[in-house]
Context: one part of a larger RNA
RNA sequence: CUGGGCGUAAAGCGUCUGUAGGCGGGCUGACAAGUUGGGCGUGAAAGCUCCGGGCUUAACUCGGAGAGGUCGUUCAAUACUGUCGGCCUAGAGGGGGUCAGAGGGGCGUGGAAUUUCCAGUGUAGCGGUAAAAUGCGCAGAUAUUGGAAGGAACACCCGUGGCGAAGGCGGCGUCCUGGGGCCCACCUGACGCUGAGAGACGAAAGCUAGGGGAGCGAACAGGAUUAGAGACCCUGGUAGUCCUAGCCCUAAACGAUGAAUGCUAGGUGUGGGGGCGUAGUGUCUCCGUGCCGUAGCCAACGCGAUAAGCAUUCCGCCUGGGGAGUACGGCCGCAAGGUUAAAACUC
Numbered sequence: 001c002u003g004g005g006c007g008u009a010a011a012g013c014g015u016c017u018g019u020a021g022g023c024g025g026g027c028u029g030a031c032a033a034g035u036u037g038g039g040c041g042u043g044a045a046a047g048c049u050c051c052g053g054g055c056u057u058a059a060c061u062c063g064g065a066g067a068g069g070u071c072g073u074u075c076a077a078u079a080c081u082g083u084c085g086g087c088c089u090a091g092a093g094g095g096g097g098u099c100a101g102a103g104g105g106g107c108g109u110g111g112a113a114u115u116u117c118c119a120g121u122g123u124a125g126c127g128g129u130a131a132a133a134u135g136c137g138c139a140g141a142u143a144u145u146g147g148a149a150g151g152a153a154c155a156c157c158c159g160u161g162g163c164g165a166a167g168g169c170g171g172c173g174u175c176c177u178g179g180g181g182c183c184c185a186c187c188u189g190a191c192g193c194u195g196a197g198a199g200a201c202g203a204a205a206g207c208u209a210g211g212g213g214a215g216c217g218a219a220c221a222g223g224a225u226u227a228g229a230g231a232c233c234c235u236g237g238u239a240g241u242c243c244u245a246g247c248c249c250u251a252a253a254c255g256a257u258g259a260a261u262g263c264u265a266g267g268u269g270u271g272g273g274g275g276c277g278u279a280g281u282g283u284c285u286c287c288g289u290g291c292c293g294u295a296g297c298c299a300a301c302g303c304g305a306u307a308a309g310c311a312u313u314c315c316g317c318c319u320g321g322g323g324a325g326u327a328c329g330g331c332c333g334c335a336a337g338g339u340u341a342a343a344a345c346u347c
Base pairs, nucleotide, nucleotide: 004318005317006316007301008300012315014201015200016199017198021194022193023192025088026087027086028085029084030083031082033081034080035077036076037075038074039073040072041071042069048066049065050064051063052062053061054060091191092188093187094186095184096183097182098181099180103177104176105175106174107173108172109171110154115149116148117147118146119145120144121143125136126135162169163168206247207246208245209244210243211242215241216240220236221235222234223233258314259313260312261311262310263309266292267291268290269289270288271287272286273285274284275283276282296303297302320347321346322345329340330339331338332337
């Protein structure tokens, strides 16, 4: 240097932006760097291949010939790659019009419910379980009516519905703001794809400081159960859950399926838009999201235009099980720990 792979066997970075690098649409001209051919030079000896000789053969050895280079130089070729120049519009971007949406952030606001407090009515239980007990209650609970406070979450609508790169996002109003689809084909003219490093985002739990604290609830306490019960069940209950600012950076971060582009039967449901229209529950088309299925693929399961099919480009990753996602070292972190990542030994 080369191979085979990565849905479930080992293997797709949690996600995105993007640097270097790699790769890159159509037509045309110039050059001739890569590329291709010829000549010349050189490619020591040994070795290698062929022919022949010598030790009784062989190994070994001697003689002769040939082959052998990402090499140098020169002449030539110009399809492809490249460089420079010109042109193009199918990629990409922009413009105009239009549309859907729990996309993000700030501020405000609403009702239901739980809890607590105050007041009224009212009396002996309530609560809880398989059954109980702890617990609450004559200092008046539970129930019920009126009022007040406060926090958190937004029933119905709600849908293999929508939006977002992923994590994720759900009452209502308003302000700021990102992205996307469709139609027109007006502009730019390859401006593109991927992306080692790097940077940003990143559920929950956890951490720091300050607030907040209704409900729920690790830890903890008690009651049960049990041989025991460090549990499952019950009564309580602190951190936490919530907000602001800053950290942490993990996950079955899953479609266990990297990104981009092109191509390859259909059927049916659904979300958004456009065209035609006899305006019928029609039909055509683009984008998304499900199910079934053809060819094909697959070890099978299954996948099947949202590919795991057929191809191209780029990145990441795997290489028997255990030891081990560990030790040591580095980097990061307040810590918890994260990340990078072995070996001995053993089967």
This is a predicted structure of a 347-nucleotide part of an RNA (small-subunit ribosomal RNA, central domain) from a metagenome. The full RNA is in RNAcentral, with records from SILVA.